[in-house]
Context: one part of a larger RNA
RNA sequence: GCCUACGAGUUACUCCUCACUGGCAAGGUUAAUCCCGUUGACGGGUGCAGCCGUAGCGAAAGCGAGUCUGAAUAGGGCGAACAUAGUCAGUGGGGGUAGACGCGAAACUUUGUGAUCUACCCAUGGUCAGGUUGAAGCCCCGGUAACACGGGGUGGAGGACCGAACCCGUUGACGUUGAAAAGUCUUGGGAUGAACUGUGGGUAGGGGUGAAAGGCCAAUCAAACUGAGAGAUAGCUCGUACUCCCCGAAAUGCUUUUAGGAGCAGCCUUGUAAUAUAGUGUCAUAGAGGUAGAGCUACUGAUUGGGCUAGGGGGCUUCACCGCCUACCAAACCCUGAUAAACUCCGAAUGCUAUGACAUGUUCUACAGGAGUGAGGGCAUGGGUGCUAAGGUCCGUGCCCGAGAGGGAAACAACCCAGAUCAUCAGCUAAGGUCCCCAAAUAUAUGCUAAGUUGAACUAACGCGGUUUGAUUGCACAGACAGCUAGGAUGUUGGCUUGGAAGCAGCCAUUCAUUUAAAGAGUGCGUAACAGCUCACUAGUCGAGCGAUCGAGCAUGGAUAAUAAACGGGCAUUAAGCAUAUUACCGAAGCUAUGAAUUCUAGCCGUUAAGGCUAGUCUGGUAGGGGAGCAUUCCAGUCAGCGUUGAAGCAGAAUCGUAAGGUUUUGUGGAGCGUCUGGAAAAGCAAAUGUAGGC
Numbered sequence: 001g002c003c004u005a006c007g008a009g010u011u012a013c014u015c016c017u018c019a020c021u022g023g024c025a026a027g028g029u030u031a032a033u034c035c036c037g038u039u040g041a042c043g044g045g046u047g048c049a050g051c052c053g054u055a056g057c058g059a060a061a062g063c064g065a066g067u068c069u070g071a072a073u074a075g076g077g078c079g080a081a082c083a084u085a086g087u088c089a090g091u092g093g094g095g096g097u098a099g100a101c102g103c104g105a106a107a108c109u110u111u112g113u114g115a116u117c118u119a120c121c122c123a124u125g126g127u128c129a130g131g132u133u134g135a136a137g138c139c140c141c142g143g144u145a146a147c148a149c150g151g152g153g154u155g156g157a158g159g160a161c162c163g164a165a166c167c168c169g170u171u172g173a174c175g176u177u178g179a180a181a182a183g184u185c186u187u188g189g190g191a192u193g194a195a196c197u198g199u200g201g202g203u204a205g206g207g208g209u210g211a212a213a214g215g216c217c218a219a220u221c222a223a224a225c226u227g228a229g230a231g232a233u234a235g236c237u238c239g240u241a242c243u244c245c246c247c248g249a250a251a252u253g254c255u256u257u258u259a260g261g262a263g264c265a266g267c268c269u270u271g272u273a274a275u276a277u278a279g280u281g282u283c284a285u286a287g288a289g290g291u292a293g294a295g296c297u298a299c300u301g302a303u304u305g306g307g308c309u310a311g312g313g314g315g316c317u318u319c320a321c322c323g324c325c326u327a328c329c330a331a332a333c334c335c336u337g338a339u340a341a342a343c344u345c346c347g348a349a350u351g352c353u354a355u356g357a358c359a360u361g362u363u364c365u366a367c368a369g370g371a372g373u374g375a376g377g378g379c380a381u382g383g384g385u386g387c388u389a390a391g392g393u394c395c396g397u398g399c400c401c402g403a404g405a406g407g408g409a410a411a412c413a414a415c416c417c418a419g420a421u422c423a424u425c426a427g428c429u430a431a432g433g434u435c436c437c438c439a440a441a442u443a444u445a446u447g448c449u450a451a452g453u454u455g456a457a458c459u460a461a462c463g464c465g466g467u468u469u470g471a472u473u474g475c476a477c478a479g480a481c482a483g484c485u486a487g488g489a490u491g492u493u494g495g496c497u498u499g500g501a502a503g504c505a506g507c508c509a510u511u512c513a514u515u516u517a518a519a520g521a522g523u524g525c526g527u528a529a530c531a532g533c534u535c536a537c538u539a540g541u542c543g544a545g546c547g548a549u550c551g552a553g554c555a556u557g558g559a560u561a562a563u564a565a566a567c568g569g570g571c572a573u574u575a576a577g578c579a580u581a582u583u584a585c586c587g588a589a590g591c592u593a594u595g596a597a598u599u600c601u602a603g604c605c606g607u608u609a610a611g612g613c614u615a616g617u618c619u620g621g622u623a624g625g626g627g628a629g630c631a632u633u634c635c636a637g638u639c640a641g642c643g644u645u646g647a648a649g650c651a652g653a654a655u656c657g658u659a660a661g662g663u664u665u666u667g668u669g670g671a672g673c674g675u676c677u678g679g680a681a682a683a684g685c686a687a688a689u690g691u692a693g694g695c
Base pairs, nucleotide, nucleotide: 001695002694003693004692005691006690011098012097013096015095016094017093018092019091020090021089022088023087024086027052028051029050034045035044036043037042056063057062066078067077068076069075101239102238104236108229109228110227112225113224119203120202121201122200123199124198125197126196127195128193130162131161132160133158137154138153139152140151141150142149166190167189168188172185173184174183205221207217208216209215242629243628244627245626246625247624252265253264254263255262256261266373267372268370269369270368271367272366273365278363279360280359281358282357283356284355285354286353287352293346294344295343300340301339305335306334307333309330311329312328313326314325315324316323376401377400378399379398380397381396382395383394384393385392406417407416408415421596422595423594424593426592427591428590432586433585434584435570436569437568441583443582444581445580446579447578448577454572455571462557463556466554467553468552469551470550471549472548473547474546475545483541484540485539486538487537489514490513491512494508495507496506520535524533525532597619600616601615602614603613604612605611630684632681633680634679635678636677637676639674641673642672649668650667651666652665653664654663655662656661
């Protein structure tokens, strides 16, 4: 992992509550007991004890259609009055008390068992190859006044040295479903000592023992193991078993030692009642309101520039007062510009309330039973917060996902289209598409793009004589624009300045005049200053368009991330790109067609019913509510059922039913089993790191 078997809302109660069914009814009902019939958890009586109801109010005494409060005959609270409905039993939904749907803690208390592992201690035994060093003491010699001291021997000390056994476990590798639930190899530490070790004994769980690591106390230790309390508790996790049909949520508000849990409300479902022209939509009419916008010499606050001018600062004057000036600061006022969620002289659209008409037709409301939900999310839009950041966060409004399949967007919960009862090798469309992958146009008409831009994510400021197009305007056959040829002069080196300043460092200005076809007291380069080159301007040549400004379209640079790596790919250039227009076609579970089933409503048939027919309507669905069934085991009755002429079970086939499932038949098997009507449940497995067995 698979298969088989087992495996989770049960049972009890003089409990509470609701629904349905039945009995009796202002009443209903017996419990234990006892008696009879009879043996079966049975039936019929007895037993009015008790309980519920028929009356309430008060804390109570108590009073009573009233009563309590109160001084009250007041007021107020709870009742009565309208006339009624209860009670007993059964079944089912929910609640309560019990383990209460099942499995699951870590822990707590208590009774015991453990020191054959290990920690420490006690008693009694055992073990330590070999080698090295050479303390004290003693002896001899030297030495001293005597000691001291020196030398040589002897001696054999040491938590001494090296190193086997023994004890340990430093390093590295291997091993890591191991040879081993801690090892092997290598390397290393101690090895006469606080050494190691045999045997026997002692200390016990909030206790021991500990050269102390929270270590060790039998592969278990921040409190051992075992039985019991015990099915501890678990607002937590997981699991919770056959089918079909109808409806179908919530992720919100308030409160919470509350935030992943609850209570009440909201939203769902089932039943009953009510018929009020209820609810909903559109239009009309009448209202309340201070948002968007706008405005501010209409307030409050903030605010640009100017004027006018209190006050202040600075300067002048003066012994002082007075006075004067000010491109300083500045209240109030005037003009001007502009601002606000907590400003408003104003002020919509929507939305809300009411009434009426029309449309729709119970969708509304109340009560009663049962819930679930109380982590929401995305997109669009009005905002707060944040960085006018976030697949951010917090509100309002709408849609969708959640709980929604189908088509499109390559893939893609919530984007676009569209809401799946079933069947069909029928048709029409939506979004989106029509060269091939790939169903349908290599469609039509006219432009644009040259960048593979683009062709299904996004890109700026700024730049650009890319190209198409629009508007305005200037010059031009009396010859424009560009090119080429020639001229571009004189007073004069204008004046000033300067070392110099001659068109061209700088300053000045009637930047003037002359000759001219034209030529600036000079456009730029250049020189120390001149010189030189050039331009403006002019003529000739040439021969038809040439400039300037402001827009629009499509391109282009800006352009930077890890595969060629975000056209889906192939690939596409008068497109298969972009723009505008048009006509076909494809395209979904949408719509239609044909047949079938279901819900609800209405009508008809039918003895009410069950059921049938017709018409309309309906049938996505998680949590959840409601309804109808299938199968299994057992019991009672039934068919006076089936069975060795072959039961159950197992395997195959056929067939019936919307499904759970049923029936028939063949083989196997070899002795029990079923139909119908009811009843009772140890009543259905895919999951629980489920339990046991097998493979």
This is a predicted structure of a 695-nucleotide part of an RNA (large-subunit ribosomal RNA, domain II) from Taibaiella sp. It matches the Rfam family "Bacterial large subunit ribosomal RNA". Its family is annotated with structural constituent of ribosome and ribosome in the Gene Ontology. NCBI's taxonomy places the organism under Bacteria, Pseudomonadati, Chitinophagia, Chitinophagales, Taibaiella.